[in-house]
RNA sequence: AUGCGACUAGCUCAGUGGAUAGAGCAAGGGACUCAUAAUCCUUAGGUCGCGGGUUCGACUCCCGCGUCGU
Numbered sequence: 001a002u003g004c005g006a007c008u009a010g011c012u013c014a015g016u017g018g019a020u021a022g023a024g025c026a027a028g029g030g031a032c033u034c035a036u037a038a039u040c041c042u043u044a045g046g047u048c049g050c051g052g053g054u055u056c057g058a059c060u061c062c063c064g065c066g067u068c069g070u
Base pairs, nucleotide, nucleotide: 003070004069005068006067007066010025011024012023013022018056027043028042029041030040031039049065050064051063052062053061
């Protein structure tokens, strides 16, 4: 330099053009306990890597750039 793949919550990942973007784990609060753990309830947390384009509508399709992997 070139090909291919990935990029969504702190972490691991779902979400294949439509209604308000989700789960598990982690974190905060509460219940239970003499206490801790476990368990249960609950809360917060997102520029969907960045910039454009297509479309009535984009996390999703197209182009460029960036980072990582190969």